A computed fold for a 1383-nucleotide RNA from an uncultured bacterium, annotated as small-subunit ribosomal RNA. The prediction has a mean pLDDT of 83.
RNA sequence: GAGUUUGAUCAUGGCUCAGGACGAACGCUGGCGGCGUGCUUAACACAUGCAAGUCGAACGAUGAAGCCGAGCUUGCUCCGUGGAUUAGUGGCGAACGGGUGAGUAAUACGUGAGUGACCUACCUUUGACUCUGGGAUAAGCCUGGGAAACUGGGUCUAAUACCGGAUACGACCAAUCUCCGCAUGGGGUGUUGGUGGAAAGCGUUAUGGAGUGGUUUUAGAUGGGCUCACGGCCUAUCAGCUUGUUGGUGAGGUAAUGGCUUACCAAGGCGACGACGGGUAGCCGGCCUGAGAGGGUGACCGGCCACACUGGGACUGAGACACGGCCCAGACUCCUACGGGAGGCAGCAGUGGGGAAUAUUGCACGAUGGGCGCAAGCCUGAUGCAGCGACGCCGCGUGAGGGAUGACGGCCUUCGGGUUGUAAACCUCUGUUAGCAUCGAAGAAGCGAAAGUGACGGUAGGUGCAGAGAAAGCGCCGGCUAACUACGUGCCAGCAGCCGCGGUAAUACGUAGGGCGCGAGCGUUGUCCGGAAUUAUUGGGCGUAAAGAGCUUGUAGGCGGUUGGUCGCGUCUGCUGUGAAAGGCCGGGGCUUAACUCUGGUUUUGCAGUGGGUACGGGCUAACUAGAGUGCAGUAGGGGAGACUGGAAUUCCUGGUGUAGCGGUGGAAUGCACAGAUAUCAGGAGGAACACCGAUGGCGAAGGCAGGUCUCUGGGCUGUAACUGACGCUGAGAAGCGAAAGCAUGGGGAGCGAACAGGAUUAGAUACCCUGGUAGUCCAUGCCGUAAACGUUGGGCACUAGGUGUGGGGGACAUUCCACGUUUUCCGCGCCGUAGCUAACGCAUUAAGUGCCCCGCCUGGGGGGGAAGGCCGCCAGGGUUAAAAUUAAAGAAAAUGAAGGGGGCCCGCCCCAGGGGGGGGGCCUGGGGGAUAAUUUGGAGGAAAGGGAAGAACCUUACCCAGGCCUGACCAAUCAUUGAAUGGGUUCGGGGAGGGGGUUCCCUUUGGGGGUGGGAGACCGGGGGGGCCAGGGUGUUGUCCGGUUGGGUUGGGGGAAGGUGGGGUAAAUCCCGCCAAGGGGGCCACCCUUGUUUUAAGGUGCCCGCAGGUUAGGCCGGGGACUCAUAGGAGACUGCCGGGGUCAACUCGGAGGAAGGUGGGGAUGACGUCAAAUCAUCAUGCCCCUUAUGUCUUGGGCUUCACGCAUGCUACAAUGGCCGGUACAGAGGGUUGCGAUACUGUGAGGUGGAGCUAAUCCCUAAAAGCCGGUCUCAGUUCGGAUUGGGGUCUGCAACUCGACCCCAUGAAGUCGGAGUCGCUAGUAAUCGCAGAUCAGCAACGCUGCGGUGAAUACGUUCCCGGGCCUUGCACACACCGCCCGUC
Repeated sequence: GAGUUUGAUCAUGGCUCAGGACGAACGCUGGCGGCGUGCUUAACACAUGCAAGUCGAACGAUGAAGCCGAGCUUGCUCCGUGGAUUAGUGGCGAACGGGUGAGUAAUACGUGAGUGACCUACCUUUGACUCUGGGAUAAGCCUGGGAAACUGGGUCUAAUACCGGAUACGACCAAUCUCCGCAUGGGGUGUUGGUGGAAAGCGUUAUGGAGUGGUUUUAGAUGGGCUCACGGCCUAUCAGCUUGUUGGUGAGGUAAUGGCUUACCAAGGCGACGACGGGUAGCCGGCCUGAGAGGGUGACCGGCCACACUGGGACUGAGACACGGCCCAGACUCCUACGGGAGGCAGCAGUGGGGAAUAUUGCACGAUGGGCGCAAGCCUGAUGCAGCGACGCCGCGUGAGGGAUGACGGCCUUCGGGUUGUAAACCUCUGUUAGCAUCGAAGAAGCGAAAGUGACGGUAGGUGCAGAGAAAGCGCCGGCUAACUACGUGCCAGCAGCCGCGGUAAUACGUAGGGCGCGAGCGUUGUCCGGAAUUAUUGGGCGUAAAGAGCUUGUAGGCGGUUGGUCGCGUCUGCUGUGAAAGGCCGGGGCUUAACUCUGGUUUUGCAGUGGGUACGGGCUAACUAGAGUGCAGUAGGGGAGACUGGAAUUCCUGGUGUAGCGGUGGAAUGCACAGAUAUCAGGAGGAACACCGAUGGCGAAGGCAGGUCUCUGGGCUGUAACUGACGCUGAGAAGCGAAAGCAUGGGGAGCGAACAGGAUUAGAUACCCUGGUAGUCCAUGCCGUAAACGUUGGGCACUAGGUGUGGGGGACAUUCCACGUUUUCCGCGCCGUAGCUAACGCAUUAAGUGCCCCGCCUGGGGGGGAAGGCCGCCAGGGUUAAAAUUAAAGAAAAUGAAGGGGGCCCGCCCCAGGGGGGGGGCCUGGGGGAUAAUUUGGAGGAAAGGGAAGAACCUUACCCAGGCCUGACCAAUCAUUGAAUGGGUUCGGGGAGGGGGUUCCCUUUGGGGGUGGGAGACCGGGGGGGCCAGGGUGUUGUCCGGUUGGGUUGGGGGAAGGUGGGGUAAAUCCCGCCAAGGGGGCCACCCUUGUUUUAAGGUGCCCGCAGGUUAGGCCGGGGACUCAUAGGAGACUGCCGGGGUCAACUCGGAGGAAGGUGGGGAUGACGUCAAAUCAUCAUGCCCCUUAUGUCUUGGGCUUCACGCAUGCUACAAUGGCCGGUACAGAGGGUUGCGAUACUGUGAGGUGGAGCUAAUCCCUAAAAGCCGGUCUCAGUUCGGAUUGGGGUCUGCAACUCGACCCCAUGAAGUCGGAGUCGCUAGUAAUCGCAGAUCAGCAACGCUGCGGUGAAUACGUUCCCGGGCCUUGCACACACCGCCCGUC
């Protein structure tokens, strides 16, 4: 820096990622070289080999080769010389080098000092000396024991082995002199006296001597010992520890100080600046990371320490309490003759084991270094090299240039192409590395008389040869994070660091193509730092996010007023010492470069010493008064404690009056009451609390404090300036106070009232409500010690605009005085508000502002304020306070929405007021369910269900059974080809589709075309799937009044404002005001229809008037007046008057008018919501079928039936049924049609065919209505279902399964439970008519038309739905939400 809490925002806060590093491991892959590096685990156990020896110039022995001589059996023996070799005595070394990190929190380490309290072999240096004696012993020889390891006895012998004597300037003691210091003290090889103490030779030349040893001594160097100061882990859920402990004296011991040890004496010593205890750990230079401060770490290299199977001990020695020495004990292993013995890889290799994991039983002492030796030399798993491992860092390569019909192949595709990709092929070159051949180092100083001497190594390097020939992978591609497509899969398989991906079109899984990154490596895992300002010194916070102890007093500590003086501790500065080397940084050099390495400089921020300065902090000292305190004079107060006392009210008791209920609730009941309640009066008892005053008023540190009087007592405030003279602030621990509830003991107990009982409520009700009621509440004494103990805001001091109110004082002015008033000042308590602060809300002189001082507390959520421990408590419990496992968020503030059985305003046939229905009966239709071979299907609250379907007998038809066809039933189209076709008639088949037999092409401009059959390969087809892939049109919210936007304004942002407010409207319609002024989509208007009138033209419409004619009739001539029809105008705009209203919008009333306030009706549906419905109207991506899910056909089904549902029709009758007579519409339709008059049938209908392509003819009779008659309240002359019989019509065909007619039959039903529907005027109700679809018809449906024609609306409380404002919210998939507990 990024991702992640939200629909969005801001801040808090955690989780995660990108970087670097590693002694790493694992997965895939692997060409070369250089330099490094490699048991982090079992300080587990170890086979085998090696890792410390050397010196013959210390010594006695042994005595090889060679040489000389002698003997003779001429290849043997012996003598001499020689001295290789070596066990032993002796010397030096073995205390170094090498390994490991178990222990150790200080006997360690680092830094700096001290040693006047000490040692130091070998080495350097200064002197002196190296004289004289002695006795042993190993080896050897002899002889024993034992399995072995080993060991006994006897007997010789040597030394630089051992022991005496002499000498010695040193050591010690005593006395004394002198010099010095840092306290004890130190030095002086000062003086005198005393005491006890040395020695070793070898070897060379042989001429003295040089050399090398030995003893003693001086000084040094080196290496150590001891002491002190400071520094560096966690834990207080370890708070007290300690008896050699702390100190002293004497003694002992040591190289040396010291309780180091011991005897005695004293009682000390350490600790909150963390003793003691527990856990963990080798420390450092450094290394990793980081801007730094820091954090982590202590592999390799270097310094120190510790350890060497475990524990203990000493010996030797200059040095050890000793890795490859000894003794003892223990565990383990091995040998054994069972009696005894041996061993110690945390040396180098190596083995087993453990483990995710770590190498060769290599070469050489050539170099560097070490031990011994005079030296040659010997030894050296130190070391130098090599081997193994991509374990790390660094370098190189896997080819370079050209090469586009952009080849083939792969992948994708919109089918055009794109990409892989100059990549390949091909052409021209080069030769690093590897390969082969050949040449071939430096490292060599040294040693040696010389010759000679290299592990690495025939290595590095040089030259030549051949050939692009032998050499590329890994991870990733949703965001963070560079890089995208296809297929497969289908919440499966899987991925995942976090968010998350996968449920049929996955850039997230798997594969492929392509791409991105790094590259002999790439990823993963683990660990550390960073990012993380997420422990904050640099550099955070605490009103609400985690976080101020309930409050006060006060100890340690921290911090502290003014002026002088002094010191120089802090502080500042110069110099000196040290801060090892390596490392880091900068410069330069060497390996071809780099890594690596060499070298110069620098870093090393520290510590110590020393010189100087003295402002500030500090110590000491002298003063001051502004902080603080005291005194004096006033003053307010529910501040505290104790005693006494008052009235009202409740309850109880007694008595009186009085009678039937009282009480209680939403409504009731339990309860009380005729044994007299409640009510009321009087008297009495007892306890508790104190109305009014009373108040964002007072007091107190907080908790808290209220009737009145008295006594005792704390604190505050004001004024004054007499006194003290910094006496102050805070405050870890500590102490005290501390509501309510609770506990203990003893009182008290009126009311209230946990627990409990009863009554209700409820699905239940261990609750809310009611009736009772015990602890308790009250008092005294003691305990508890917690609260949302909150201002969720620790205390103190100072500073920084104001305004206003209130409580307590003081001053001034004014007033004769008082009171009131004005003003000022101090101390409290509130409100508002500027700057500033804050994430915002908000705070704002009573700060959450600006500073200083001190204390407390926080570090994601939950687990959990909880476990165990310890402390307190009589109990209840309180204080302190983890971890495991789990999780990606939890939480704060504010903004927008949605929703609320929150509030306000408004609207709607929403309710109310009405009138009529449905729900009950019968039937029709639709749907569910059940049955079925199939009963095709979608639609499902509103917004599915007389809806798709404006019409299923076949067809439709998608379903089922059965039978056929296969380039196809249909459409488009290519190639070559055919006359065997098609068609017509006939025949077979139960029927149809279909099949078989016989006959046979057509037209031409002669090019060809049409039709047909077979063939080929693309295809055709699908009412098959999913409306959750998209399109289109549709429903609903809803004809509700809302939904948005540019620039300016405002807020850090989401957003706000405009759209809020007042009025008013059907309306975001308008007016006024206002940080608002505008725009667009919606509303309105414009459109159609209807209502009035006018103009024009009047055929088929009309007929006032003129005229002809009829029984009658616009029938005829005519006419345009009227009705009507067609087309075009006018008209209505709150225009006019009056009232109200803000001189407004608007509203009320009126006039005129056919119509009055959008006149009635219709069409018209903003942004969006419901993953709403539709793949079966259509169109369509994808998937699926292809002799079938396509297509043709017969028959069946969609019409079933125990049931529950929905829309309707018809009724239950007299406002009616039936019969007879009679009147008045509108709007439609008609040539495959409507069909008149007439005849006929009871009727449906039939015969017949005038007229009509329609203002002409027909359908066409309108019905309710009106007039007359009959029925008389009944299952009826209501009602018509159901059933029987007979018919008519349509149609290829009415069986499943049509409609209608006639006769007969005559069911249920007597107005419908809970609950529910539509309707505000030409509306409801009621009455008929027409049309679409259609051969006919399930139509009682739907869409229209006219006739007759009401009732009611006080109003907006309530139910439902909607709009605006506001409010709280833990909701945002938005209350059908979220979420808690039990099982």